[in-house]
Context: one part of a larger RNA
């Protein structure tokens, strides 16, 4: 001297960009955050101009809920960053080939009965599909080249010609799995470690490559070039210091991991071993008719706790981006906006210019005078700012129409009136800035050296200074 996701003390005038639980990944009340899609289907209800249409939307089906938003317990490891590589797999989407024949049987919903306090169910019967299922066939796949093995939805809409879907294969694009080289912590008061361990060989497994399983066989693997054990810990782009080598962090952003009450486990699906899905255990919370159920904010606000400490149950889908749908559209606490914190950083302001009877007043004195001091009154401007009025964008893209912010904002013009606006620290040296009263080794002060015991420039006040300023001391870290 620079830094900060800062805190505390004292002030506090505006704006613009930003930033805001670093601690108990504790526990959470209430609301909201993931749905569409009637141009996939039956049945229903509703509303009118009822012979039609248009609307809802339980249920079956599709697709998305693996993206998006949170957080950093765990992980010293291919996590992770960079470089490279072979033994894969892909929904949407793009290109390019080809196809789409034959046939079935059921299940929701609904409708009888019924169980149960709810949650949620049983039976019996009836129904459709782009839901299921069989057969054929196919450029595919496996092949001992004999064969075997294997797909679709005569779908939807309407201007009857087109879209939009199905199904195979082959390429791309984007994602994702996998495997090695090199890099980044601390400790040897951790010196030996390993038995699915290293390795092979059959079988099993995966999309794939492997002890990834498992049977048998060999004893192998790793280690001062620090294994193994502990202890801390998310990684990196980057932030910050520093002339730089080089140290220190990893908040906001942005990429990658991992995690989702605590553990454990599949099941759907291209994709999960799944934050607001499933089971199964366990803490705890709630709800009961005591037989049983419910639930997971480390989304977004809030709440309680901890703590020196971190913000509204707030507006909109107008813009960007996402899912779905043909499409209008519908959702979207992603996002875009507002609110609150001087939390940071940057800017503007708190007036200019004249004014000497160098005024009253405080202070100080050698009582002559010194300073406060052009400082004040007072005079003549100005209106940033301020308050009122007037006008009045751009973000909106695509002929119209469509703006939360914003009942008019950014800004422009007009009026009023110096009008609304200055503090904190300091003053022995280091270090800019000094006298007087009180106090008397008392109270007290201190970053280091020290002051303070009757004339204290160091304690407390008061007058004066100085540094900086809507701030300014501290106090904590880091360089």
């Nucleotide at each position: 001297g620079g830094a900060u996701g800062a805190a505390c003390g004292c002030u506090g005038g505006c704006g613009g960009u930003a930033u805001g639980c670093c601690u108990u990944a504790c526990a959470c009340a209430u609301g909201c955050a993931a749905g569409u899609u009637g141009u996939a289907c039956g049945a229903g209800a509703g509303u009118u101009u009822u012979u039609a249409a248009c609307u809802c939307a339980a249920g079956u089906a599709g697709c998305g809920g693996a993206c998006g938003g949170g957080u950093g317990a765990g992980u010293a490891a291919c996590a992770c960053g960079u470089g490279a590589g072979a033994a894969u797999u892909u929904g949407c989407c793009u290109u390019c080939a080809g196809g789409a024949g034959g046939g079935g049987g059921a299940c929701a919903a609904c409708a009888a009965c019924u169980g149960g306090a709810a949650a949620c169910g049983g039976u019996u019967g009836c129904u459709a599909a782009u839901a299921c299922c069989c057969c054929a066939u196919a450029u595919g796949c496996u092949u001992u080249c004999g064969a075997g093995u294997g797909a679709a939805a005569u779908g939807a809409a309407u201007u009857u010609a087109u879209u939009c879907g199905c199904c195979u294969g082959a390429a791309g694009a984007g994602a994702a799995g996998c495997u090695c080289g090199c890099g980044g912590c601390u400790g040897a008061u951790u010196a030996g470690c390993u038995u699915g361990u290293u390795g092979g060989u059959g079988g099993g497994g995966u999309a794939a490559g492997a002890g990834c399983c498992u049977a048998c066989c060999a004893a192998g693997g790793c280690g001062a070039c620090g294994a193994u054990c502990a202890g801390u810990a998310u990684c990196u782009g980057g932030u910050u210091u520093g002339a730089g080598a080089g140290g220190a962090c990893g908040a906001u952003c942005a990429g990658a991991c991992a995690c989702a009450c605590u553990g454990g486990a599949a099941c759907u699906g291209a994709g999960a071993c799944a934050c607001g899905g499933u089971c199964c255990a366990g803490a705890c919370u709630c709800c009961u008719a005591c037989g049983g159920g419910a639930g997971g904010c480390a989304g977004c606000a809030g709440u309680g706790g901890g703590g020196a400490a971190u913000u509204u149950u707030c507006c909109g889908c107008a813009a960007u981006g996402g899912g779905c749908g043909a499409a209008a559209g519908c959702c979207u606490g992603a996002c875009g906006g507002a609110g609150c914190a001087a939390u940071a950083c940057c800017g503007c302001g708190u007036g200019a210019g004249g004014g000497a009877a160098g005024a009253c007043g405080g202070c100080c004195u050698a009582u002559g005078g010194g300073u406060u001091g052009u400082a004040a009154a007072c005079c003549u401007c100005u209106u940033u700012u301020u308050u009122c009025a007037g006008g009045g964008a751009g973000g909106a893209a695509u002929c119209a129409a469509u703006g939360a912010c914003g009942u008019g904002u950014a800004c422009c013009u007009g009026a009023a009136g110096a009008a609304u606006a200055a503090g904190c620290a300091u003053c022995g040296g280091c270090u800019a800035a000094c006298u007087c009263c009180g106090u008397g080794c008392c109270a007290g002060c201190a970053g280091c050296c020290g002051c303070g015991g009757u004339a204290a420039g160091a304690c407390g006040g008061a007058g004066g200074a100085u540094g900086c300023a809507a701030g300014u001391g501290u106090u904590a870290u880091c360089c």

The part of an RNA shown here (small-subunit ribosomal RNA, 5' domain) has 479 nucleotides and comes from an uncultured bacterium.
RNAcentral holds the full RNA, with entries from ENA, Greengenes and SILVA.
The prediction has a mean pLDDT of 85.